[in-house]
Molecule: transfer RNA
Organism: marine eukaryotic metagenome
RNA sequence: GGUAGGUAGCCAAGCUGGUAAGGCAUGCGACUGAAAAUCGCAUCACCGCGGGUUCAACUCCCGCCCUACCC
Repeated sequence: GGUAGGUAGCCAAGCUGGUAAGGCAUGCGACUGAAAAUCGCAUCACCGCGGGUUCAACUCCCGCCCUACCC
């Protein structure tokens, strides 16, 4: 210098702009003699940071920080 990425405790979708899925985990409950497994309910993200554009930004534009790979 180039490419990809940064979204919840962890993983991860959403990137034709319209106010964030899902899984794991956690808590409670059902089931069981009791557990595990399974099932139900609930809790948790204003999206790396700062600006800009817009009625409206995770999404577009600019700068910066961080991670991986390549040169």